[in-house]
This is a predicted structure of a 120-nucleotide RNA (FMN riboswitch aptamer (RFN element)) from uncultured Ruminococcus sp. Its mean pLDDT, the model's own confidence on a scale to 100, is 79.
RNA sequence: UUUCAGGGGGUGGUGAAAGUCCACACCGGUGGUGAUGAGCAAUUUGCUUGAGUCCACGAGCGCAAAUGCGUUGAUUCGGUGAGAAUCCGAAACCGACGGUUAGAGUCCGGAUGAAAGAAA
Numbered sequence: 001u002u003u004c005a006g007g008g009g010g011u012g013g014u015g016a017a018a019g020u021c022c023a024c025a026c027c028g029g030u031g032g033u034g035a036u037g038a039g040c041a042a043u044u045u046g047c048u049u050g051a052g053u054c055c056a057c058g059a060g061c062g063c064a065a066a067u068g069c070g071u072u073g074a075u076u077c078g079g080u081g082a083g084a085a086u087c088c089g090a091a092a093c094c095g096a097c098g099g100u101u102a103g104a105g106u107c108c109g110g111a112u113g114a115a116a117g118a119a120a
Stems, first nucleotide, its partner, number of pairs: 001120004010024004025106002027095002029057004037049005052093002060071004075091005097109003
């Protein structure tokens, strides 16, 4: 410098009206850590993979002329083991702002935006 960089509403119920409520359903940004983990190749090296709820960050929101500053969710139990916040199993929990015939993680909008960062 260039390119890339967010997924998800299906079925039924109530109702005048709901992708917003109720029941079940569905989704999980970036870097780190990576229990001496797992998989593959191969032969001691290489490749792939491994956390939404741990650590750090981004987006959002507030302030500011600006660099920035502030703010910003959620996990337990059991198993294995020398050791588990990451493995295996189970059950939970969380999700900006504005809009809307009715309250939104999933619809519409800011956004053909911005950006943690990744690749070349």
Rfam family: FMN riboswitch aptamer (RFN element). Its family is annotated with FMN binding in the Gene Ontology.